[in-house]
Formats: sequence, C1' cells, structure tokens
RNA sequence: UCAGACAAGGGCAAAGCCACCGAAAGGUGGCGACGCAAAGUCACCGGUCUACAGGGCUUCUUGCCCCAUGACAGCGGGGCUGCCGGAA
Repeated sequence: UCAGACAAGGGCAAAGCCACCGAAAGGUGGCGACGCAAAGUCACCGGUCUACAGGGCUUCUUGCCCCAUGACAGCGGGGCUGCCGGAA
C1' cells in the first nucleotide's frame, strides 16, 4: 500500500419494550440482538425523512400545498482514523 479468513482477542447494536427530550423526523439512557471488517468519526456531495416557525390556497371549529435553518453516518459516495493476521 492492497485486499479480508477456514483464525485470535474482542467491538458495535437493528426491530421491539420502558423512561426522558423534541411540533415531528429523530435523539439520549436501560433491556434486547437483526446484522455489521470500519455499523469508528465527520452532514462535504447526492439521496431519504419530518415541517415547529414562515409563505400560499381554502369548503375557514379547519384542511391542503410549498419550504430546512431540523434529522438520518445501519442509503450511496467521499474525508480522517483504526485491531488482527495475509500478500506485495
């Protein structure tokens, strides 16, 4: 530097449940494991989700539409870092 076992030591933790935060998406902690060789980390690019506030329409007790400055790193790409042995 490249790839990832038939190893070794391990690591993380989906869905769901409980509590809390949040308008929501979602997040935090505990339990729990679907899976993951970066499921470590970073919203830079694309994508997806939500819509408090703001704007528009309205059949006006409302309903609908637009909209990230919000969220997702376990959607893909990319940046940085990393255990183990293997090859060069």